The prediction has a mean pLDDT of 81.
This is a predicted structure of a 474-nucleotide part of an RNA (small-subunit ribosomal RNA, 3' major domain) from an uncultured bacterium.
[in-house]
Context: one part of a larger RNA
RNA sequence: GGGCGGGGGCCCGCACAAGCGGGGACACAUGUGGUAUAAUUGGAAGAUACGCGAAGCACUUCCCCCGGGCGUAAAUCACAUGAGAGUAAUGGAGACACAGACUACCUUUAAGGCAUAUGUGAAGGUGCUGCAUGGUUGUCGUCAGCUCGUGCCGUGAGGUGUCGGCUUAAGUGCCAUAACGAGCGCAACCCCUAUCUUUAGUUACCAUCAGGUCAUGCUGAGCACUCUAGAGACACUGCCGUCGUAAGAUGUGAGGAAGGUGGGGAUGACGUCAAAUCAGCACGGCCCUUACGUCCGGGGCUACACACGUGUUACAAUGGCGGGUACAGAGGGCAGGUACCCAGCGAAGUGAAUCUAAUCCCAAAAGCCUCUCUCAGUUCGGAUUGGAGUCUGCAACCCGACUCCACGAAGCUGGAUUCGCUAGUAAUCGCGCAUCAGCCACGGCGCGGUGAAUACGUUCCCGGGCCUUGCACA
Numbered sequence: 001g002g003g004c005g006g007g008g009g010c011c012c013g014c015a016c017a018a019g020c021g022g023g024g025a026c027a028c029a030u031g032u033g034g035u036a037u038a039a040u041u042g043g044a045a046g047a048u049a050c051g052c053g054a055a056g057c058a059c060u061u062c063c064c065c066c067g068g069g070c071g072u073a074a075a076u077c078a079c080a081u082g083a084g085a086g087u088a089a090u091g092g093a094g095a096c097a098c099a100g101a102c103u104a105c106c107u108u109u110a111a112g113g114c115a116u117a118u119g120u121g122a123a124g125g126u127g128c129u130g131c132a133u134g135g136u137u138g139u140c141g142u143c144a145g146c147u148c149g150u151g152c153c154g155u156g157a158g159g160u161g162u163c164g165g166c167u168u169a170a171g172u173g174c175c176a177u178a179a180c181g182a183g184c185g186c187a188a189c190c191c192c193u194a195u196c197u198u199u200a201g202u203u204a205c206c207a208u209c210a211g212g213u214c215a216u217g218c219u220g221a222g223c224a225c226u227c228u229a230g231a232g233a234c235a236c237u238g239c240c241g242u243c244g245u246a247a248g249a250u251g252u253g254a255g256g257a258a259g260g261u262g263g264g265g266a267u268g269a270c271g272u273c274a275a276a277u278c279a280g281c282a283c284g285g286c287c288c289u290u291a292c293g294u295c296c297g298g299g300g301c302u303a304c305a306c307a308c309g310u311g312u313u314a315c316a317a318u319g320g321c322g323g324g325u326a327c328a329g330a331g332g333g334c335a336g337g338u339a340c341c342c343a344g345c346g347a348a349g350u351g352a353a354u355c356u357a358a359u360c361c362c363a364a365a366a367g368c369c370u371c372u373c374u375c376a377g378u379u380c381g382g383a384u385u386g387g388a389g390u391c392u393g394c395a396a397c398c399c400g401a402c403u404c405c406a407c408g409a410a411g412c413u414g415g416a417u418u419c420g421c422u423a424g425u426a427a428u429c430g431c432g433c434a435u436c437a438g439c440c441a442c443g444g445c446g447c448g449g450u451g452a453a454u455a456c457g458u459u460c461c462c463g464g465g466c467c468u469u470g471c472a473c474a
Base pairs, nucleotide, nucleotide: 002473003471004470005469007468008467009466010465011464012463013462015458016457019421020420021419022418023417027312028311029310030309031308032307033306034304035303043052064299065298066297067296068295069294070293076122077121078120079119080118081117086102087101090097091096105113106112124288125287127286128285129284133282134281135277136276137275138273140271145184146183147182148181149180150179151160152159153158164175165174166173190265191264192263193262195233196232197231198230199229200228201227205222209220210219211218236259239253240251241250242249243248315414319373320372322370323369324368325367331362332361333360336355337354340351342349380411385406386405387404388403389402390401391400427450428449429448430447431446432445433444
């Protein structure tokens, strides 16, 4: 100098407390362990693994298992040589083998493009090592810290600055001061959002004028308003009162759309955990080379006495079912979105307008009005099972989603204990997107609708920051 203390002081955080809603019990979905298996590929492991990598496991993917092939190879490039694309017969599970039937693309007319075979030279490996590495990431933590130059102090390791008083979300500032300055962090600069002004009006808008319709900005005209998207303004404790030397604090303060960081996002210092990743990629070393390479068919990754994590649906009347009716935002769309009509109980199907989109389409639910059920394992709940179908796709047996009819399980609010959240938040309601032929999505990432309760306080639990003290620790 550190680390630690069931030492002390000061301070902070949904850390506790005060509240609201969950998990832990049930069923199912999903991930993991375990066990089974020919194989159930492999990685991730307290917090910081476990709806994680995977933004899509029927084949493919694919690494695993069984079986069958290839041998410069599945693919690509260069050079050389030979023959010409392509289609079809036979064998086979296919990869492929065999045979030589039919046919003749483009152009710059060179066997040039194209494609195939052989040879030569470069192969290939999701095999091992993340404890050889790059790059990237998690975490402490958006915590307020981590350092440097010169000077000064100390024999030295080091200290000082960075300590003290006040203050702040903040090593943020002010004062003091053997220190004076500076850097990386903090803050600001960036993006979205809340108000106004201005510029511009098409596909958006419709106040005024005119036309037209069963109806509708439907049409002409218009650019006021809404909106869209460019530019600007606005917030700074600037003003007032009180406290304070100052920094600053405070107020039912004024003004203001917004008030003291207005609300979100992006942004993650020096470092810690030999943290994670050689299976995104790259790369050193080691290993395989008629195989640990590669192609194909089938299977597996979906197994199931069990255990755990994360979710979804419920156990009902603030509810379930039926009928009527209203209002979003953000996105996506041509191998696509599909209005509308028809027939079907329905999933879907046939026809068919429009849209490469502020133009057309996907397209709301909770809510509101009303009928019924009357506390039951029920008109709650929907697992499971049987039957009949639709769609995607070479192909739904292992192993897809959806629809209809029937069946109608557990479950009556969940032990110890544990998690999230401080405001347009929690809770609740639906909508969209990526991946994607389809989908095991109840997941992930976004979007809006409705919209609370509580915080006395810092004694205690957990984590963190600063100062100080003890130490038999390194």
The RNAcentral record of the full RNA draws on ENA.